[in-house]
RNA sequence: AUUAUCAAGAGUGGACGAGAGAUUCGGCUUUAUGACUCCACAGCAACCUUAAAAAAGUAAGGUGCUAAUACCGACAAAGCAAAGCUUUGAAUGAUGAU
Numbered sequence: 001a002u003u004a005u006c007a008a009g010a011g012u013g014g015a016c017g018a019g020a021g022a023u024u025c026g027g028c029u030u031u032a033u034g035a036c037u038c039c040a041c042a043g044c045a046a047c048c049u050u051a052a053a054a055a056a057g058u059a060a061g062g063u064g065c066u067a068a069u070a071c072c073g074a075c076a077a078a079g080c081a082a083a084g085c086u087u088u089g090a091a092u093g094a095u096g097a098u
Stems, first nucleotide, its partner, number of pairs: 001098006011041005019030003024074004042066003047062005070092001075089006
């Protein structure tokens, strides 16, 4: 850079000690009953590889993930009389594959 997916699913222990939920702003939530991060184990899932080939399934391996829809909104379009709300799309991001 291209492409696919992102409303489902799945946590305990140890270390650390203050923020965390990608970035900015707003909202909301979470966190000293110890979050985030790291490590160990466990689990979820099924993107890729292998198990002769095709569909489905299963197993092993390479990743990924394990609060809340990618926590929600921001930009555009449509609908509603409107504040604003709803839906769709975009943008940004994350992950896999190339």